[in-house]
Molecule: RNase P RNA; transfer RNA
Organism: Chloroflexota bacterium
RNA sequence: CAGGCUGGUCAGGGGAUCGCAGGCGUGCUUUGCGCGCUUGAGGAAAGUCCGCACUCCAUAGAGCACGGUGCCGGGUAACACCCGGGGCGGGGCAACCUGCCGGACAGGGCCACAGAAACAUACCACCUGGCCAGAACGCUGGUUCUGGUCAGGCAAGGGUGAAAUGGCGGUGUAAGAGACCACCGGCGACCGCAGCAAUGCGGUCGUCAGGCAACCCCCAUCGGGAGCAAGGCCAAGCAGGGACAAAGCCCUUUCGGGCAGGAGGCGGCUCGUCUCCUUUGAGUCCCGGGUAGGCUGCAUGAGCUGGCGGGAGACUGCCAGCCUAGAGAGAUGAUCCCCCGAUGACAGAAUGCGGCUUAUCGAUCAGCCUGGGCG
RNA sequence: GGGCCGAUAGCUCAGCCGGUAGAGCAACGGCCUUUUAAGCCGAUGGUCCUGGGUUCGAGUCCCAGUCGGCCCACCA
Numbered sequence: 001c002a003g004g005c006u007g008g009u010c011a012g013g014g015g016a017u018c019g020c021a022g023g024c025g026u027g028c029u030u031u032g033c034g035c036g037c038u039u040g041a042g043g044a045a046a047g048u049c050c051g052c053a054c055u056c057c058a059u060a061g062a063g064c065a066c067g068g069u070g071c072c073g074g075g076u077a078a079c080a081c082c083c084g085g086g087g088c089g090g091g092g093c094a095a096c097c098u099g100c101c102g103g104a105c106a107g108g109g110c111c112a113c114a115g116a117a118a119c120a121u122a123c124c125a126c127c128u129g130g131c132c133a134g135a136a137c138g139c140u141g142g143u144u145c146u147g148g149u150c151a152g153g154c155a156a157g158g159g160u161g162a163a164a165u166g167g168c169g170g171u172g173u174a175a176g177a178g179a180c181c182a183c184c185g186g187c188g189a190c191c192g193c194a195g196c197a198a199u200g201c202g203g204u205c206g207u208c209a210g211g212c213a214a215c216c217c218c219c220a221u222c223g224g225g226a227g228c229a230a231g232g233c234c235a236a237g238c239a240g241g242g243a244c245a246a247a248g249c250c251c252u253u254u255c256g257g258g259c260a261g262g263a264g265g266c267g268g269c270u271c272g273u274c275u276c277c278u279u280u281g282a283g284u285c286c287c288g289g290g291u292a293g294g295c296u297g298c299a300u301g302a303g304c305u306g307g308c309g310g311g312a313g314a315c316u317g318c319c320a321g322c323c324u325a326g327a328g329a330g331a332u333g334a335u336c337c338c339c340c341g342a343u344g345a346c347a348g349a350a351u352g353c354g355g356c357u358u359a360u361c362g363a364u365c366a367g368c369c370u371g372g373g374c375g
Numbered sequence: 376g377g378g379c380c381g382a383u384a385g386c387u388c389a390g391c392c393g394g395u396a397g398a399g400c401a402a403c404g405g406c407c408u409u410u411u412a413a414g415c416c417g418a419u420g421g422u423c424c425u426g427g428g429u430u431c432g433a434g435u436c437c438c439a440g441u442c443g444g445c446c447c448a449c450c451a
Stems, first nucleotide, its partner, number of pairs: 001371010012339007020040009042346001046357002049355005054227004061271004066223005071085005086101006102218002107216002109212003123158002126153012166184002169181003185208010231296004240287005248259004260278006289450003303322008376447007385400004394431001403417004424440005
């Protein structure tokens, strides 16, 4: 210098004029306008895919069902997120990127077509024996070969398939076969060493009967439900009607208490618990009616910036400073000039926060890799 | 803002526990009829919303995205 990899930052800047929203101050024709000052979107505000905070239902309880997660350790308020590590792969010369990960000897289910067989089977081939036929040899008995058929052995070879019972060599046998042996490979158990662990290395023994758990399931672990249109306070206004019931008993002068039954406590069942009711009818649901008003929740927070520490890192401790949008039809825009390099990319908060995912013209910084040149 | 569904032929919809996707109507050709309609027969017609993954194999299972639809407040 060229090409590339990883991580971070920014997301046009400045000026003038007009305009919008919130807050504060001020004036008035006082509930809306004017003026002044100040503040005013993002890295994703998005998808709503996860996890929390917060609120109500019980300070959220037990069991089942249902759902999520799934190598190990750590971080965190928590997570399916992040960091570090392990095992098995894939891509790249490299830096580096990337996929998968509990259990298939607990059980069930599935594996289309093809194939003999998809998990306990045998089509062809091979081998043995019986019977039949033919040929050759032979004096006869018979022997050998070929073919057919029956009974059996075997699982090595062929062929099928996405997938077919560990590989190679030998022993063995009628033919064979981990049946047996040596070496190698896979899996499991135990022991020793290293490591917090996953796991790795070494040894001994056993074993060699597939795959799918993003099918049911088993194991471990987590999860109560609903959501700011949650919820709280105030004001205004109207008209109620219907459906769903039971079983009451005992003590007591009464108040009240106990037992029993019923309803409800924001998706299901059982229990538990709380509240209310049992003829004065609570409660739930349906139909109908009224209001489309105000305040709050609502921004001081798992907050931001800087410094000094801890840690390999995610992250975290202490100190100092700062306050930084908040509506309720929903505010950021328009015009002109200058500059880098052009009009500028994707895109607009609605309770808040931590993540993931998706969209995104580019600019810039740091580290690293490969190739070339010069010293 | 929050919650929940759906997308399969031109239209309306099926499709179980994964195995090469169907029904009705419409459109097309033929028969019948003087002709049309009705009726009968036949054949056609599919990016199963899109992309990726799991699997031998995906309309179906998992993940991400696109489009469309439905519901909700307070007071008696």